[in-house]
RNA sequence: GGGCUUGUAGUCUAGCACGGAUAAGGCAUCGGCCUCCGGAGCCGGGAAUCCUGGGUUCAAAUCCCAGCGGGCCCG
Numbered sequence: 001g002g003g004c005u006u007g008u009a010g011u012c013u014a015g016c017a018c019g020g021a022u023a024a025g026g027c028a029u030c031g032g033c034c035u036c037c038g039g040a041g042c043c044g045g046g047a048a049u050c051c052u053g054g055g056u057u058c059a060a061a062u063c064c065c066a067g068c069g070g071g072c073c074c075g
Stems, first nucleotide, its partner, number of pairs: 001074007010027004020058001029045005051067005
């Protein structure tokens, strides 16, 4: 330098093939119930510019373009 792939709450992942209405789940975290106190269990809450900037569209996490970061391969 070229090709492929990937980037979504603190963390891991789903959603993306066929754009649609409050972006979902596990763990973590906070509060409550329970308990002598914890843990476990049960109930509830908060937290995401969906990597960045443009474009298309009535509407973009999703499509297109250009960048940036990670991974793999080739030279």
Source information: The RNA shown here (transfer RNA) has 75 nucleotides and comes from Candidatus Bathycorpusculum soli. The coordinates come from a structure-prediction model, not an experiment, and the mean pLDDT is 80. The sequence was found in a public genome assembly. NCBI's taxonomy places the organism under Archaea, Thermoproteati, Candidatus Bathyarchaeota, Bathyarchaeia (SeqCode), Candidatus Bathycorpusculum.